[in-house]
RNA sequence: GACGAACGCUGGCGGCGUGCCUAAUGCAUGCAAGUCGCACGCAGUCGCUUCGGCGGCUGAGUGGCGCACGGCUGAGGAACACGUGGAUACCUGCCCCGGAGUGGGGGAUAACAGCGCGAAAGCGCUGCUAAUCCCGCAUACGGUCGCCUCGGCGAAGAAAGCAGUAAUGCGCUCUGGGAGGGGUCUGCGGCCCAUCAGGUCGUUGGUGUGGUAACGGCGCACCAAGCCGAUGACGGGUAGCUGGUCUGUGAGGACAACCAGCCAGACUGGGACUGAGACACGGCCCAGACUCCUACGGGAGGCAGCAGCAAGGAAUUUUCCCCAAUGGGCGCAAGCCUGAGGGAGCAACGCCGCGUGCAGGAUGACGGCUUUCGGGUUGUAAACUGCUUUUCGGGGGAAAGAUUGUGACGGUACCCCCGGAAUAAGCCCCGGCUAACUCUGUGCCAGCAGCCGCGGUAUACAGAGGGGGCAAGCGUUGUCCGGACUGACUGGGCGUAAAGCGCACGCAGGCGGUUGUGGGCGUCGGUGCUGAAAGUCCACUGCUUAACAGUGGAACGCGUGCCGAUACGCCAUAACUGGAGCAAUGCAGAGGCCAGUGGAAUUGCCGGUGUAGUGGUGAAAUGCGUAGAGAUCGGCAGGAACACCCAAGGGGAAGCCAGCUGGCUGGGCAUUUGCUGACGCUCAUGUGCGACAGCGUGGGGAGCGAACUGGAUUAGAUACCCAGGUAGUCCACGCCGUAAACGAUGGAUGCUCGGUGUCUGGUGGGUAAUCAGUCCCGCUGGGCGCCUCAGCUAACGCGCAAGCAUCCCGCCUGGGAACUACGAGCGCAAGCUUAAAACUCAUAGGAAUUGACGGGGGCCCGCACAAGCAGCGGAGCGUGUGGUUUAAUUCGACGCGACGCGCAGAACCUUACCUAGCCUUGACAUGUGCCUGCACAUCCCGUGAAAGCGGGACGCCUUCGAGGGUGGCACACCGGUGCUGCAUGGCUGUCGUCAGCUCGUGUCGUGAGAUGUUGGGUUAAGUCCCGCAACGAGCGCAACCCCUACGGCCAGUUACCUGUGUCUGGCCGGACUGCCCAAUUGGGAGGAAGGUGGGGAUGAUGUCAAGUCCGCAUGGCCCUUACGGCUAGGGCGACACACACGCUACAAUGGCACCGACAAUGCGCAGCAACACAGCAAUGUGAAGCGAAUCGCUUAAACGGUGUCCCAGUGCAGAUUGGGGGCUGCAACUCGCCCCCAUGAAGGCGGAGUUGCUAGUAACCGCGUAUCAGCCAUGGCGCGGUGAAUACGUACCCGGGCCUUGUACACACCGCCCGUCACGUCAUGGGAGUUGCCAAGACCUGAAGUCCGUGGGCCAACCCUUCGGGGAGGCAGCGGCCGAAGGUCGGGGUAGCGACUGGGACG
Repeated sequence: GACGAACGCUGGCGGCGUGCCUAAUGCAUGCAAGUCGCACGCAGUCGCUUCGGCGGCUGAGUGGCGCACGGCUGAGGAACACGUGGAUACCUGCCCCGGAGUGGGGGAUAACAGCGCGAAAGCGCUGCUAAUCCCGCAUACGGUCGCCUCGGCGAAGAAAGCAGUAAUGCGCUCUGGGAGGGGUCUGCGGCCCAUCAGGUCGUUGGUGUGGUAACGGCGCACCAAGCCGAUGACGGGUAGCUGGUCUGUGAGGACAACCAGCCAGACUGGGACUGAGACACGGCCCAGACUCCUACGGGAGGCAGCAGCAAGGAAUUUUCCCCAAUGGGCGCAAGCCUGAGGGAGCAACGCCGCGUGCAGGAUGACGGCUUUCGGGUUGUAAACUGCUUUUCGGGGGAAAGAUUGUGACGGUACCCCCGGAAUAAGCCCCGGCUAACUCUGUGCCAGCAGCCGCGGUAUACAGAGGGGGCAAGCGUUGUCCGGACUGACUGGGCGUAAAGCGCACGCAGGCGGUUGUGGGCGUCGGUGCUGAAAGUCCACUGCUUAACAGUGGAACGCGUGCCGAUACGCCAUAACUGGAGCAAUGCAGAGGCCAGUGGAAUUGCCGGUGUAGUGGUGAAAUGCGUAGAGAUCGGCAGGAACACCCAAGGGGAAGCCAGCUGGCUGGGCAUUUGCUGACGCUCAUGUGCGACAGCGUGGGGAGCGAACUGGAUUAGAUACCCAGGUAGUCCACGCCGUAAACGAUGGAUGCUCGGUGUCUGGUGGGUAAUCAGUCCCGCUGGGCGCCUCAGCUAACGCGCAAGCAUCCCGCCUGGGAACUACGAGCGCAAGCUUAAAACUCAUAGGAAUUGACGGGGGCCCGCACAAGCAGCGGAGCGUGUGGUUUAAUUCGACGCGACGCGCAGAACCUUACCUAGCCUUGACAUGUGCCUGCACAUCCCGUGAAAGCGGGACGCCUUCGAGGGUGGCACACCGGUGCUGCAUGGCUGUCGUCAGCUCGUGUCGUGAGAUGUUGGGUUAAGUCCCGCAACGAGCGCAACCCCUACGGCCAGUUACCUGUGUCUGGCCGGACUGCCCAAUUGGGAGGAAGGUGGGGAUGAUGUCAAGUCCGCAUGGCCCUUACGGCUAGGGCGACACACACGCUACAAUGGCACCGACAAUGCGCAGCAACACAGCAAUGUGAAGCGAAUCGCUUAAACGGUGUCCCAGUGCAGAUUGGGGGCUGCAACUCGCCCCCAUGAAGGCGGAGUUGCUAGUAACCGCGUAUCAGCCAUGGCGCGGUGAAUACGUACCCGGGCCUUGUACACACCGCCCGUCACGUCAUGGGAGUUGCCAAGACCUGAAGUCCGUGGGCCAACCCUUCGGGGAGGCAGCGGCCGAAGGUCGGGGUAGCGACUGGGACG
């Protein structure tokens, strides 16, 4: 795009078309083929009558014509059925033209009447009768047959009449021709399956005969053995064919409704009769199935005609009107008949046309939707104003169709008048493809979906608003073509994506060198015939237009005849040598087959020497060995394979081929002449060869070695490793016929740049004074390779092609199922060859790219390992977490990167949790309305745990209004640590202070992308240098900033003692690879400091949907006398346990006591507090000083000295507990800190494992501070003091950077993914069987019927007759051939089902 459509929603009008695609299923009822009295007799009735009869109408009958047309259907049929072009052995009623005739006789029968049978349908017998019924005779132009001297002769053979007063008309017979119709034959054309490969006995042909309208094996007898087939016979499946229809630019593909031509069919099968024509839709006979009637004896029927019914189905109409027109039958005609046809009805089923209004109209109304609350949108849309009337309704008129009459349609089309915007809009869609976006609901649910895919808070579902598209329709489903160059003729491919047969030979076939000549088959030109109409296209015309229709033209073919052309192809013929081949002379080679032969090695056996192991592995063990192994020497046996030479090497068609010698043999190459004369190339089917393994028979068997055994390994180890070991490997003969049989690249021929190597020929030169050989350099052949131009390729790559061309063969057409099943062929078997489908998926695949990853490689870093030091993991305690518990134990954080984390301070508060008691515009903000001389503040009383509730008191000012304020009520709202960190902002962690991450332009690539950024060096560094199709640039690195180490200058309080200096602050200097060795690395000098001096701040692009809605902010959702607010108490502090981080220890490098020495950072007024006194002490009392370089905290401690303890659970360790105190605070019970006395637990250095640290670091030691009333701080952040050890090195563990490689990964190895098993679903193979169907065969039976025979029974015409009869001819009957259906039997094919079973797909 299309449709004979159907379904869903919707539906105003008209025109023109179309309408059982399924059950060729079955059918009630009516109708669809009759007509003629001018062929004929009869009956009834009416009329007339001269009673003789005549005429009209009606009825059945005889006779004639028609019923073979028209109408319906598509079952069957793969065929001369159809299409197209030819042919003729033929027939032809009615029609047209022509010729000739129509004389004279005879016979019967229906109707009818009578009798009879039957339920009926119907039938029988007897009798009467007519004809255009039937039969002789006569005649015979022409026709037919026979003979023939081709001039003729002979024989047989016709007829019907009717009407009319008549003219005449209509008929009849014979015959010639025509038209139209039909029969038959034939060339060519058009479906699928080769998993159908052979078919055939009337089969193929001949002779004869029969038969037919006619040819013919059409039938029969005899004879011959043919005929068809890979150019697809035979078989199976499917199908009416065509003009045409749909689609497509076309070529093509699909289809075969309506209309038209042909065919076929008429309940199923068979058969003939009649006839011009039938094997006959509305005829006959028989058989069968079905239905109906029946008196059970018998009968009747055939809608695939028009309507209609049932059924089937997703689905297809009225039991309508008319013969007015067109056409048909009959008739002289009038006319009759006509469900053909003309019309109407039903159905949006299709096509076409029309309408549902037009113009104006902004406060941009109301309403709806939305909103950032401003608005936006629906939207000039509506209202409203004006106008129009197609359609609609009412009324009136009124056709054509019909040249004479006649109009079903139809009072219809059409026209006029009137009325009034009146009667008339839906459907689908809005994620992309694809035109059109928001809100709400839902929350992987419900649902959508053509593909991709949507849905876990949605422009994809559902509703709504809005929008887009089409419109009386719009969507959906189904089907066909297109897109699809996706079966490629036009117009594809085969190295790696699917695809080159394993290789060769070769028949058919296809294709084929040069030059003539002839032919003219292909090819080309012209012309004739045909190519029905309709349809298509063009033009014009008719319906108001269009659809539709009419007229004319064009177009339509592998069709066919004739004429012509001859380049090319073809055929024939004559020649040629370039293709191909033959001969000659040489050459190389693991080419093949057969026979012989050789040495090394392994193994075994014998013997000698000799002693304890050997062998094997990652390490072992099994094994062998004191009965003497292994080792070593000598000898013997046997089998298999041939080291070095040996390679980018050679040969062969491929498989493959390797010691040496001989024999036989194939192919190739070079050179030069001669010969043949296209003999060529390719090759379906076919034939042969064909590694390994395997099979059969017989040998052989050293080594190796499936299976098997043992030992190891392992979770296991039916493996890898080890020790053994059978088939086999070897030989002969015969099978098998496969392979990653690979160059994943069929064969042949020609053409197209170079460079280089190698094998093998010829030839020139050199080596060389010459020959042979060798080597070198050229030229020229034939092979084998590597690199490369052009070109090709998706890229990789190819480049003796995978380039440019020609010819032939093979093969491919998404993945899986499936190198499978079934069938067939082959095979001894194993199996091989050929080779599907159901079902299922939306990809499978190639090449390349970027990443990521690797128990890949290279290079390099890091307290990463190693080397060290100190720890943790064990104990007690502290803190955090899990778990458990609980009314609650608020919440978050979960590998590193959660767990002394948020928390730089939980007794109340904090506090978010729980229990209880209360409040409801609220503890807090803003606004509005009303009320309030009330406030604010303060005080009192009652109740209560408090909050709260209830009640009361108190003042100042005043302009007596208002404003402002306060309180109350009400409404908007407040409020929420409620949810979503996976809706977010911001901030943070982490990789990682790792050296990376990018961009512009250019270049390369079809592209992803690459280059730059890679490479060589170097660095802490993408740091720098060099090189380079790159050149530059940005974010990172570094530097700039701060602290610190040295010095100088200046200044200086409160520091010291006046000054200098110390010290503090500020500003400078200094270090920058500056100097030297030669640039870097490295080394050196000077210097406080040397190669970034030390430390800090600073964190690229990004990753982890990392963390945080409980810091803050914020979208959405949720709560609103509560999920908000207040209060008291409790909880966050629980405790069988488990983990993480710490503290203190386990002691003598120590504890305790006394004495003595040296810091820095900081902090202080609700504070730090000297000092004095009291107290053992915590602390208290009093109190100077200090908002601090001034006063205070503030004695630093480790350390040094002296003493003591003496290895002990201790004079270690300090948990726990008892008692007594102090301090803070409203309050220390749950649940604070401190002091004193007493108590004195575990613990004696810690398993597997694990952490930190590379120098002023670790370790050890104390000090300060934030938070803070106090403090659970052993935590955090800082400060100084004392002050080490070790680093060979980068193999390994972890993390990271760069390059490279592989990849089937990309959620990126925590990836992907294979097979079994279990369960479910589905389709399918096998299957004992079972049930249908199809075609054929054999035998039996054999209807109707034609034909043949017979015909004793029967019979009008003609002949004979003696009139009795006979003959000719015929009928019944009977017999025979054939013969549908049926029966029996055994096979074949095909399909359904089938216990069980096999694999497969999906989940």
RNAcentral holds the sequence, with entries from ENA, Greengenes and SILVA. Predicted 3D model of a 1403-nucleotide RNA (small-subunit ribosomal RNA) from an uncultured Chloroflexota bacterium. It matches the Rfam family "Bacterial small subunit ribosomal RNA".